[in-house]
Molecule: Guanidine-I riboswitch aptamer
Organism: Hyphomicrobiales bacterium
């Protein structure tokens, strides 16, 4: 100072809360109305450092294509592919988070 699979996208969990739904518990004859997230739920949101499927990169190896031994190219197949500690604050649909910012500040 530089590098990296530090590309993208889907289904999920961990984990988050209360916008609807439900649930409790007050108030009303009712019909309704209001508090509760300190309510183990549906829905919701929700991971770069969790898990997956799948596109895409990069590495070998195979077979294919032009006149074509190798080389390069182009295509297809099949395997393969690493690390990650981390804030305040701010932002954010009703809110809130391992969400965004953020693989950032900072520390190794």
């Nucleotide at each position: 100072u530089g590098a990296g699979u530090u590309g993208g996208c889907g289904g999920c969990u961990a984990g988050g809360g209360u916008u609807c739904c439900g649930g409790u518990c007050u108030c009303g004859c009712a019909a309704g109305a209001g508090a509760c997230g300190u309510c183990c739920g549906g829905u919701c949101c929700g991971a770069g450092a969790g898990c997956u499927a799948c596109c895409g990169c990069c590495c070998a190896c195979g077979c294919g294509g032009g006149a074509g031994a190798c080389a390069u190219c182009c295509g297809c197949g099949c395997g393969g592919g690493a690390c990650a500690c981390g804030g305040c604050g701010g932002g954010g649909c009703a809110a809130a988070a391992u969400c965004c910012c953020g693989g950032g500040a900072g520390a190794c």